SAM-I/IV (S-adenosyl methionine) riboswitch aptamer from a soil metagenome, 97 nucleotides, folded computationally. Rfam family: SAM-I/IV (S-adenosyl methionine) riboswitch aptamer. Clan: SAM clan. Its mean pLDDT, the model's own confidence on a scale to 100, is 77.
């Protein structure tokens, strides 16, 4: 700089702090990146790998505004780029070009 904050999902364990709140564990949500789902595109899926979350906030009557958050894969080669390599489910559903 761009997208997004429509919906969804924890009265769970454990520890630490006077608190407020924090960390670890398990569960569970979500397609923002990588991957697959078809040889390529778009469009739809799929929780597999990276991330993220399970209460946004203020101000407005409302449109809006402001602030604040996440994403725009990851790991090894001593390292930013470059370059070379690796891992990515028995899950998935296809339509159009």
């Nucleotide at each position: 700089g761009c997208a997004u904050c429509a919906a969804g999902a924890g009265u769970g364990g454990a520890g630490c702090u006077g608190a407020c709140g924090c960390u670890c564990c398990c569960g569970c949500c979500a397609a923002c990146c990588u991957g697959c789902c078809c040889a390529c595109c778009c469009g739809g899926g799929c929780a597999a790998g990276g991330u993220g979350g399970c209460g946004c906030c203020c101000c407005g009557c409302a449109a809006g505004g402001g602030g604040g958050a996440u994403g725009c894969g990851g790991c090894c080669g001593a390292g930013u780029c470059c370059c070379g390599g690796c891992a990515a489910c028995a899950a998935a559903a296809c339509g159009g070009g």
Overview
RNAcentral holds the sequence, with entries from MGnify.